[in-house]
Context: one part of a larger RNA
RNA sequence: CUGGGCGUAAAGCGCGCGUAGGCGGCCUGAUAAGUUGGAUGUGAAAGCCCUGGGCUCAACCUAGGAACUGCAUUCAAAACUGUCAGGCUAGAGUAUGGUAGAGGAUAGUGGAAUUUCCGGUGUAGCGGUGAAAUGCGUAGAUAUCAGAAGGAACAUCAGUGGCGAAGGCGACUCCCUGGCCAAAGACUGACGCUCAUGUGCGAAAGUGUGGGUAGCGAACAGGAUUAGAUACCCUGGUAGUCCACGCCGUAAACGAUGUCAACUAGCUGUUGGAGGGCUUGUCCCGCUUGGUAACGUAGCUAACGCGUGAAGUUGACCGCCUGGGGAGUACGAUCGCAAGAUUAAAACUC
Numbered sequence: 001c002u003g004g005g006c007g008u009a010a011a012g013c014g015c016g017c018g019u020a021g022g023c024g025g026c027c028u029g030a031u032a033a034g035u036u037g038g039a040u041g042u043g044a045a046a047g048c049c050c051u052g053g054g055c056u057c058a059a060c061c062u063a064g065g066a067a068c069u070g071c072a073u074u075c076a077a078a079a080c081u082g083u084c085a086g087g088c089u090a091g092a093g094u095a096u097g098g099u100a101g102a103g104g105a106u107a108g109u110g111g112a113a114u115u116u117c118c119g120g121u122g123u124a125g126c127g128g129u130g131a132a133a134u135g136c137g138u139a140g141a142u143a144u145c146a147g148a149a150g151g152a153a154c155a156u157c158a159g160u161g162g163c164g165a166a167g168g169c170g171a172c173u174c175c176c177u178g179g180c181c182a183a184a185g186a187c188u189g190a191c192g193c194u195c196a197u198g199u200g201c202g203a204a205a206g207u208g209u210g211g212g213u214a215g216c217g218a219a220c221a222g223g224a225u226u227a228g229a230u231a232c233c234c235u236g237g238u239a240g241u242c243c244a245c246g247c248c249g250u251a252a253a254c255g256a257u258g259u260c261a262a263c264u265a266g267c268u269g270u271u272g273g274a275g276g277g278c279u280u281g282u283c284c285c286g287c288u289u290g291g292u293a294a295c296g297u298a299g300c301u302a303a304c305g306c307g308u309g310a311a312g313u314u315g316a317c318c319g320c321c322u323g324g325g326g327a328g329u330a331c332g333a334u335c336g337c338a339a340g341a342u343u344a345a346a347a348c349u350c
Stems, first nucleotide, its partner, number of pairs: 004321003007304002012318001014201004021194003025088007033081002035077008049065006091191001092188003098181001103177002107173003110154001115149003119145003125136002162169002206247006215241002220236004258317006266295001268293006276285002278281001299306002323350003332343004
């Protein structure tokens, strides 16, 4: 290089945007770079192959042919790819008027609950567990009533419901703002797809500076349990969890399934639209379209299973895999305040 693969056996980058590159709709004309055919020149000899000849045969030697799949020049062809020119609207996009939504950001507001504080009532226990004890309480706790403070999270609605590229998003209101979808079919006219390098976003934990701290709670302390108990259980409790501005850049970042496009039986829920029907309703029926689920045909699969949202049948582009351990480690490099991350071997061994 050819080849085989990537749901679970090794293997889809966590997810976008996007440069180079690769690939690219329909029609007409031109061109002739790729492509195809012919001719000419060249493609040393030897060797290989074929047919003869010479050593008694053979190896060996020798003559002729073929071949040398290539290159250059030239003539021709014009389907496909390319290039140039013109046109088109089915891809893609824009505009108009609409629907739904925990999509994002800022500010403000609300009620329930926990805790603490102050006051009232009230008296001996409370709390906790398998059972206890540590702990709290006659300096008046727990319980209960009224008031105040402060922080965090938003019960019911709530739904294999919705939105977002992913991470993720859930009280209410205003303002700012991104995207999707359906219908109509006005406009642009291939403007597209994918994407190495790059760049941005990216849960939790962690980290820097400054705030905040109700509850929970690594570490830590005490009480239990136990042979021991550096745990599970209990009483406390610091970082942290929260906010602002930076950093980190990883997860079973999962659908363990890259993105885009085309094609290939159906059936049943649910959600967002459009249109239709009647008895005009919180309705019904069938139809169409975008999601989200449960089955299932063909087909696929080692099986499990997947099955118009494919793991089916194909195409375009990218990423990745190549026995287990050593090892996602060492060294080097880049990034980082650090923790560490990314890239990434070998000896040896089975």
Notes: Predicted 3D model of a 350-nucleotide part of an RNA (small-subunit ribosomal RNA, central domain) from an uncultured prokaryote. The RNAcentral record of the full RNA draws on ENA. Its Rfam family is "Bacterial small subunit ribosomal RNA". The coordinates come from a structure-prediction model, not an experiment, and the mean pLDDT is 88.